RNA sequence: AGAUGUCUUCGGGGCAGGGUGAGGAGACGGCCCCGUCUCCAAUUCCCGACCGGCGGUGAUGCCCCUUAGAGGGGACGAGCCCGUCAGCCCCAGCGGUUGAGCCGGUGCGAAUCCGGAGCCGACGGUAAAGUCCGAAUGGGAGGAGACAUGG
Numbered sequence: 001a002g003a004u005g006u007c008u009u010c011g012g013g014g015c016a017g018g019g020u021g022a023g024g025a026g027a028c029g030g031c032c033c034c035g036u037c038u039c040c041a042a043u044u045c046c047c048g049a050c051c052g053g054c055g056g057u058g059a060u061g062c063c064c065c066u067u068a069g070a071g072g073g074g075a076c077g078a079g080c081c082c083g084u085c086a087g088c089c090c091c092a093g094c095g096g097u098u099g100a101g102c103c104g105g106u107g108c109g110a111a112u113c114c115g116g117a118g119c120c121g122a123c124g125g126u127a128a129a130g131u132c133c134g135a136a137u138g139g140g141a142g143g144a145g146a147c148a149u150g151g
Stems, first nucleotide, its partner, number of pairs: 003149008017047003023040007049131002051121002053084004062074004079119002087097003102116004123134003
């Protein structure tokens, strides 16, 4: 270093700006109805803006070592590639379900790099919500550290 056990701690971001006006309040027409006007009114609608959990992988390039060359090591690095958490469902377990990627460039090689134009986002509430409020002072993939044990 690694293994096993115990404990501690950490563990999610986001509507700038504009438009509309469901609805509400008030004034006037003497009252109701109705009409007109004024004000308030959506982070949900429309234009637009903004955001990206955790683990893995990660040609090039970058840094270090070595070298004649080859080579070796390291940091960074994916919302839409693989896996996974939260949510939801049930027959309650080691279960089920759970969104979205193309085109061009470079290159021997691109699912990850560079450029472009796209796409996606649980449940309940409410004027229809990835961004507000709530479940949640919760849970959690997992990260870091401490101690112990045996080899």

Source information:
This is a predicted structure of a 151-nucleotide RNA (FMN riboswitch aptamer (RFN element)) from Symbiobacterium thermophilum. Model confidence (mean pLDDT): 79 of 100. The source organism's lineage runs through Bacteria, Bacillati, Bacillota, Eubacteriales and Symbiobacterium.